A computed fold for a 347-nucleotide part of an RNA from an uncultured bacterium, annotated as small-subunit ribosomal RNA, central domain. RNAcentral holds the full RNA, with entries from ENA, Greengenes and SILVA.
Context: one part of a larger RNA
RNA sequence: CUGGGCGUAAAGGGAGCGUAGGCGGUUUUUUAAGUGGGGUGUGAAAUCCCUGGGCUUAACCCAGGAAUCGCAUUCCAAACUGGAAGACUAGAGUGCAGGAGAGGAAAGUGGAAUUCCAAGUGUAGCGGUGAAAUGCGUAGAGAUUUGGAGGAACACCAGUGGCGAAGGCGACUUUCUGGACUGUAACUGACGCUGAUGCUCGAGAGCGUGGGGAGCAAACAGGAUUAGAUACCCUGGUAGUCCACGCUGUAAACGAUGAAUACUAGGUGUUGGGGGCGAAGCCCUCAGUGCCGCAGUUAACACAUUAAGUAUUCCGCCUGGGGAGUACGAUCGCAAGAUUAAAACUC
Repeated sequence: CUGGGCGUAAAGGGAGCGUAGGCGGUUUUUUAAGUGGGGUGUGAAAUCCCUGGGCUUAACCCAGGAAUCGCAUUCCAAACUGGAAGACUAGAGUGCAGGAGAGGAAAGUGGAAUUCCAAGUGUAGCGGUGAAAUGCGUAGAGAUUUGGAGGAACACCAGUGGCGAAGGCGACUUUCUGGACUGUAACUGACGCUGAUGCUCGAGAGCGUGGGGAGCAAACAGGAUUAGAUACCCUGGUAGUCCACGCUGUAAACGAUGAAUACUAGGUGUUGGGGGCGAAGCCCUCAGUGCCGCAGUUAACACAUUAAGUAUUCCGCCUGGGGAGUACGAUCGCAAGAUUAAAACUC
RNA backbone atom coordinates (compact mmCIF):
# COMPACT_ATOMS: atom_id res chain seq x y z
C1' C A 1 0.00 0.00 0.00
C1' U A 2 -4.08 -3.31 0.40
C1' G A 3 -6.85 -3.51 4.67
C1' G A 4 -9.00 -2.40 9.36
C1' G A 5 -10.87 1.56 12.01
C1' C A 6 -12.38 6.84 14.52
C1' G A 7 -18.54 7.71 21.84
C1' U A 8 -14.73 5.91 26.24
C1' A A 9 -8.64 2.06 23.52
C1' A A 10 -4.73 6.07 18.31
C1' A A 11 -8.37 8.68 15.33
C1' G A 12 -14.59 13.58 13.51
C1' G A 13 -11.77 19.15 11.18
C1' G A 14 -14.52 24.44 16.59
C1' A A 15 -18.63 25.90 13.06
C1' G A 16 -20.77 27.58 8.49
C1' C A 17 -20.78 29.22 3.19
C1' G A 18 -18.93 27.47 -1.04
C1' U A 19 -14.89 26.61 -5.82
C1' A A 20 -12.73 22.41 -8.30
C1' G A 21 -13.73 17.39 -7.86
C1' G A 22 -16.66 12.95 -6.43
C1' C A 23 -21.71 11.12 -6.22
C1' G A 24 -26.83 11.81 -7.86
C1' G A 25 -34.80 10.96 -8.66
C1' U A 26 -38.80 8.86 -12.49
C1' U A 27 -39.40 8.18 -17.86
C1' U A 28 -38.92 8.15 -23.63
C1' U A 29 -35.81 8.42 -27.93
C1' U A 30 -30.87 8.45 -29.47
C1' U A 31 -25.42 7.86 -29.21
C1' A A 32 -21.76 4.17 -28.28
C1' A A 33 -17.02 6.96 -24.36
C1' G A 34 -17.10 3.22 -20.26
C1' U A 35 -19.12 -2.03 -20.48
C1' G A 36 -19.98 -7.18 -22.84
C1' G A 37 -18.97 -10.44 -27.19
C1' G A 38 -16.59 -11.87 -32.09
C1' G A 39 -12.65 -11.25 -36.06
C1' U A 40 -7.65 -9.61 -37.66
C1' G A 41 -2.63 -7.98 -36.51
C1' U A 42 0.93 -7.86 -32.83
C1' G A 43 2.45 -9.58 -28.01
C1' A A 44 10.80 -12.32 -30.50
C1' A A 45 13.31 -16.62 -28.75
C1' A A 46 14.72 -18.74 -24.29
C1' U A 47 12.36 -18.97 -19.25
C1' C A 48 7.56 -20.40 -16.35
C1' C A 49 3.18 -24.22 -16.79
C1' C A 50 1.17 -28.99 -19.24
C1' U A 51 2.09 -33.43 -22.40
C1' G A 52 5.63 -36.49 -24.73
C1' G A 53 10.74 -37.78 -25.92
C1' G A 54 16.70 -38.12 -25.27
C1' C A 55 21.32 -38.79 -22.06
C1' U A 56 21.24 -45.76 -16.90
C1' U A 57 18.29 -41.44 -13.34
C1' A A 58 18.26 -36.39 -12.00
C1' A A 59 19.88 -31.71 -12.99
C1' C A 60 20.18 -30.79 -18.18
C1' C A 61 18.54 -31.04 -23.35
C1' C A 62 14.67 -31.61 -27.48
C1' A A 63 9.54 -31.38 -29.64
C1' G A 64 4.44 -29.93 -29.30
C1' G A 65 0.71 -27.26 -26.69
C1' A A 66 -0.95 -23.67 -23.38
C1' A A 67 0.09 -19.01 -21.67
C1' U A 68 1.94 -14.02 -22.70
C1' C A 69 -2.65 -11.59 -17.26
C1' G A 70 -1.89 -6.45 -22.96
C1' C A 71 -1.93 -2.92 -27.20
C1' A A 72 -3.91 -1.49 -32.00
C1' U A 73 -7.80 -2.03 -35.49
C1' U A 74 -12.61 -3.66 -37.08
C1' C A 75 -17.69 -5.65 -36.51
C1' C A 76 -21.91 -6.62 -33.27
C1' A A 77 -25.10 -5.71 -28.64
C1' A A 78 -27.50 -1.60 -25.90
C1' A A 79 -29.27 -3.86 -19.91
C1' C A 80 -26.29 -0.62 -16.66
C1' U A 81 -22.89 4.13 -16.10
C1' G A 82 -21.69 8.42 -19.24
C1' G A 83 -23.08 12.06 -23.58
C1' A A 84 -27.32 14.52 -26.56
C1' A A 85 -32.60 15.79 -27.10
C1' G A 86 -37.48 15.67 -24.81
C1' A A 87 -41.16 14.73 -20.86
C1' C A 88 -42.48 14.25 -15.39
C1' U A 89 -43.06 15.59 -9.95
C1' A A 90 -42.18 12.02 -5.07
C1' G A 91 -36.00 15.40 -4.03
C1' A A 92 -34.91 20.80 -3.86
C1' G A 93 -36.73 25.72 -4.20
C1' U A 94 -40.56 29.78 -4.86
C1' G A 95 -45.52 31.74 -3.83
C1' C A 96 -49.78 32.22 -0.49
C1' A A 97 -51.95 31.76 4.76
C1' G A 98 -50.52 31.28 9.86
C1' G A 99 -48.59 30.98 14.79
C1' A A 100 -43.79 30.23 18.25
C1' G A 101 -38.94 31.86 19.92
C1' A A 102 -33.04 34.63 25.77
C1' G A 103 -31.68 34.21 17.00
C1' G A 104 -28.70 38.98 15.53
C1' A A 105 -27.73 44.66 15.41
C1' A A 106 -28.77 49.69 17.13
C1' A A 107 -31.18 53.37 20.18
C1' G A 108 -33.82 54.40 24.55
C1' U A 109 -36.01 53.26 29.42
C1' G A 110 -36.63 50.72 34.42
C1' G A 111 -36.40 48.61 39.39
C1' A A 112 -33.67 45.74 43.34
C1' A A 113 -28.69 45.50 45.27
C1' U A 114 -23.32 46.87 46.19
C1' U A 115 -19.93 51.11 46.61
C1' C A 116 -19.03 56.29 47.14
C1' C A 117 -20.58 61.54 48.39
C1' A A 118 -23.70 65.18 51.32
C1' A A 119 -26.95 65.83 55.40
C1' G A 120 -29.94 64.15 59.93
C1' U A 121 -30.35 60.78 64.41
C1' G A 122 -26.84 58.46 67.57
C1' U A 123 -22.33 56.33 70.62
C1' A A 124 -18.19 52.93 71.01
C1' G A 125 -17.21 49.94 68.71
C1' C A 126 -17.15 47.79 63.57
C1' G A 127 -15.10 44.14 60.54
C1' G A 128 -13.06 39.41 60.11
C1' U A 129 -11.81 34.09 61.68
C1' G A 130 -11.20 27.57 63.48
C1' A A 131 -9.11 31.28 66.79
C1' A A 132 -6.89 35.87 65.74
C1' A A 133 -4.46 39.90 63.72
C1' U A 134 -3.53 43.41 59.83
C1' G A 135 -7.69 47.05 58.51
C1' C A 136 -11.82 50.97 59.69
C1' G A 137 -13.56 54.17 64.00
C1' U A 138 -14.11 59.70 69.28
C1' A A 139 -11.15 64.27 63.26
C1' G A 140 -17.73 60.37 65.25
C1' A A 141 -17.19 54.69 62.30
C1' G A 142 -20.66 50.53 62.17
C1' A A 143 -26.31 50.97 62.61
C1' U A 144 -30.49 53.89 60.77
C1' U A 145 -33.21 57.87 57.63
C1' U A 146 -33.30 61.21 53.37
C1' G A 147 -31.16 63.08 48.96
C1' G A 148 -27.47 62.55 45.13
C1' A A 149 -23.45 60.22 41.85
C1' G A 150 -21.67 56.19 39.06
C1' G A 151 -20.77 51.47 36.94
C1' A A 152 -21.98 46.56 36.17
C1' A A 153 -25.50 42.61 36.22
C1' C A 154 -30.76 41.70 35.20
C1' A A 155 -33.92 38.08 41.29
C1' C A 156 -38.99 35.83 40.74
C1' C A 157 -41.03 34.03 35.79
C1' A A 158 -37.23 29.48 34.68
C1' G A 159 -38.65 24.38 32.75
C1' U A 160 -33.30 17.46 30.56
C1' G A 161 -38.33 24.83 28.27
C1' G A 162 -37.04 28.00 23.70
C1' C A 163 -33.70 30.07 19.68
C1' G A 164 -29.04 29.79 16.90
C1' A A 165 -24.37 26.57 12.10
C1' A A 166 -21.16 26.54 16.06
C1' G A 167 -19.16 29.93 19.65
C1' G A 168 -23.40 31.36 22.22
C1' C A 169 -28.18 34.08 23.61
C1' G A 170 -32.11 35.81 29.61
C1' A A 171 -35.16 43.11 32.63
C1' C A 172 -38.54 46.23 29.37
C1' U A 173 -39.81 49.24 24.79
C1' U A 174 -39.03 50.75 19.72
C1' U A 175 -36.64 50.34 14.87
C1' C A 176 -33.92 47.27 11.36
C1' U A 177 -32.94 42.11 10.29
C1' G A 178 -31.68 36.30 9.64
C1' G A 179 -33.50 31.37 10.08
C1' A A 180 -36.72 27.36 11.28
C1' C A 181 -41.83 25.18 11.72
C1' U A 182 -47.11 24.20 10.24
C1' G A 183 -50.94 24.29 6.45
C1' U A 184 -51.92 24.72 1.17
C1' A A 185 -50.37 22.70 -3.57
C1' A A 186 -50.58 27.99 -7.40
C1' C A 187 -45.37 28.12 -9.77
C1' U A 188 -40.09 26.27 -11.32
C1' G A 189 -38.82 21.32 -12.97
C1' A A 190 -33.43 17.58 -10.38
C1' C A 191 -32.19 23.44 -10.01
C1' G A 192 -29.72 18.10 -5.44
C1' C A 193 -25.83 15.91 -1.60
C1' U A 194 -20.86 16.40 -0.08
C1' G A 195 -16.92 19.54 -0.33
C1' A A 196 -9.68 19.49 -1.02
C1' U A 197 -7.87 24.79 -1.65
C1' G A 198 -10.50 29.33 -0.25
C1' C A 199 -13.67 32.89 2.42
C1' U A 200 -16.49 34.12 6.82
C1' C A 201 -17.91 33.40 11.97
C1' G A 202 -15.58 31.78 16.38
C1' A A 203 -16.06 31.33 24.63
C1' G A 204 -12.35 32.92 27.77
C1' A A 205 -7.61 34.84 28.40
C1' G A 206 -4.25 38.13 25.85
C1' C A 207 -2.55 42.52 22.59
C1' G A 208 -3.13 47.89 20.24
C1' U A 209 -5.64 52.99 20.42
C1' G A 210 -9.23 55.89 23.03
C1' G A 211 -12.90 55.94 26.85
C1' G A 212 -14.98 53.95 31.48
C1' G A 213 -14.15 51.89 36.29
C1' A A 214 -19.41 50.31 41.14
C1' G A 215 -18.47 45.31 42.52
C1' C A 216 -15.07 41.39 41.79
C1' A A 217 -10.06 40.49 41.25
C1' A A 218 -4.32 37.67 38.50
C1' A A 219 0.18 40.56 40.04
C1' C A 220 1.55 43.01 44.49
C1' A A 221 1.46 44.60 50.00
C1' G A 222 0.22 43.40 54.88
C1' G A 223 -1.99 39.91 58.77
C1' A A 224 -2.43 34.83 60.09
C1' U A 225 -1.30 29.39 59.65
C1' U A 226 3.22 26.55 59.37
C1' A A 227 9.36 23.50 60.58
C1' G A 228 8.95 26.64 56.15
C1' A A 229 4.08 28.77 53.40
C1' U A 230 6.63 32.52 47.32
C1' A A 231 -0.32 28.68 48.99
C1' C A 232 -5.10 27.39 51.08
C1' C A 233 -7.87 31.70 55.37
C1' C A 234 -8.22 37.26 56.35
C1' U A 235 -7.54 42.89 55.28
C1' G A 236 -6.35 45.80 51.17
C1' G A 237 -5.37 46.13 45.95
C1' U A 238 -3.42 47.18 40.13
C1' A A 239 -4.02 45.16 35.30
C1' G A 240 -8.36 42.95 33.72
C1' U A 241 -13.52 42.34 33.82
C1' C A 242 -17.38 47.05 30.80
C1' C A 243 -17.77 50.29 25.88
C1' A A 244 -15.99 51.64 20.65
C1' C A 245 -12.76 50.19 16.73
C1' G A 246 -8.82 46.80 15.26
C1' C A 247 -5.88 42.20 16.17
C1' U A 248 -5.36 37.19 18.09
C1' G A 249 -7.92 32.19 16.32
C1' U A 250 -7.31 28.86 20.63
C1' A A 251 -10.62 25.41 24.64
C1' A A 252 -12.69 18.93 28.08
C1' A A 253 -14.69 24.68 21.06
C1' C A 254 -17.91 17.71 24.24
C1' G A 255 -23.03 14.34 22.50
C1' A A 256 -15.29 13.45 23.72
C1' U A 257 -20.31 10.81 18.38
C1' G A 258 -18.59 14.94 10.49
C1' A A 259 -22.61 16.05 6.79
C1' A A 260 -26.75 14.04 3.78
C1' U A 261 -30.56 10.37 2.32
C1' A A 262 -33.55 5.86 2.92
C1' C A 263 -35.17 1.81 5.88
C1' U A 264 -35.75 -0.98 10.82
C1' A A 265 -41.03 -2.98 17.51
C1' G A 266 -43.00 -0.08 20.94
C1' G A 267 -44.05 2.89 25.59
C1' U A 268 -44.06 7.52 28.26
C1' G A 269 -43.12 13.00 29.25
C1' U A 270 -42.53 17.86 27.08
C1' U A 271 -42.21 22.45 23.22
C1' G A 272 -44.42 24.69 18.57
C1' G A 273 -48.14 23.76 14.72
C1' G A 274 -52.19 21.09 11.89
C1' G A 275 -56.59 17.70 11.48
C1' G A 276 -60.82 14.69 13.46
C1' C A 277 -64.59 13.19 17.14
C1' G A 278 -69.87 11.51 20.60
C1' A A 279 -64.92 17.17 23.45
C1' A A 280 -63.23 18.82 31.61
C1' G A 281 -61.24 14.57 27.20
C1' C A 282 -59.51 11.20 23.44
C1' C A 283 -57.46 9.86 18.59
C1' C A 284 -54.40 10.88 14.12
C1' U A 285 -50.28 13.73 12.12
C1' C A 286 -45.62 17.11 11.16
C1' A A 287 -41.19 19.39 13.25
C1' G A 288 -38.15 19.60 17.73
C1' U A 289 -36.53 18.04 22.76
C1' G A 290 -35.95 14.12 27.12
C1' C A 291 -36.43 9.25 29.48
C1' C A 292 -37.36 3.81 29.16
C1' G A 293 -37.00 -0.23 25.92
C1' C A 294 -37.24 -4.74 21.27
C1' A A 295 -34.50 -6.49 17.07
C1' G A 296 -29.69 -5.45 15.78
C1' U A 297 -24.82 -3.61 17.23
C1' U A 298 -20.77 -3.40 20.98
C1' A A 299 -14.55 -5.70 24.15
C1' A A 300 -17.69 -4.10 27.78
C1' C A 301 -20.07 0.21 29.38
C1' A A 302 -23.81 1.19 26.65
C1' C A 303 -26.40 2.89 21.75
C1' A A 304 -31.15 1.76 20.21
C1' U A 305 -36.37 6.14 14.44
C1' U A 306 -32.25 12.36 17.85
C1' A A 307 -28.38 4.87 16.38
C1' A A 308 -23.07 3.62 18.22
C1' G A 309 -28.60 -0.77 13.88
C1' U A 310 -29.07 -1.86 8.17
C1' A A 311 -27.18 0.47 3.52
C1' U A 312 -25.33 4.36 -0.04
C1' U A 313 -22.47 9.09 -1.23
C1' C A 314 -18.76 12.77 -0.06
C1' C A 315 -15.16 15.06 3.28
C1' G A 316 -11.72 14.93 7.64
C1' C A 317 -8.64 11.84 10.56
C1' C A 318 -5.74 7.22 12.92
C1' U A 319 -1.68 3.27 12.27
C1' G A 320 2.81 1.09 19.46
C1' G A 321 4.61 4.34 24.10
C1' G A 322 8.21 8.24 24.99
C1' G A 323 11.08 11.88 22.29
C1' A A 324 6.72 15.73 20.58
C1' G A 325 2.27 18.56 18.93
C1' U A 326 8.64 19.48 20.12
C1' A A 327 13.16 21.02 16.64
C1' C A 328 14.11 23.04 11.85
C1' G A 329 11.92 25.42 7.63
C1' A A 330 7.62 27.98 5.84
C1' U A 331 3.01 30.93 6.37
C1' C A 332 0.25 34.19 9.63
C1' G A 333 0.68 37.71 14.02
C1' C A 334 2.40 44.19 17.00
C1' A A 335 3.67 40.61 20.54
C1' A A 336 2.12 36.48 23.19
C1' G A 337 1.98 32.84 20.03
C1' A A 338 -0.95 29.97 16.19
C1' U A 339 -0.89 26.59 11.89
C1' U A 340 1.87 23.00 9.20
C1' A A 341 5.29 19.21 11.13
C1' A A 342 9.90 15.47 11.53
C1' A A 343 14.32 12.70 13.07
C1' A A 344 18.22 10.72 16.03
C1' C A 345 17.77 8.09 20.38
C1' U A 346 15.03 4.94 23.74
C1' C A 347 11.38 1.15 25.76

The prediction has a mean pLDDT of 88. Its Rfam family is "Bacterial small subunit ribosomal RNA".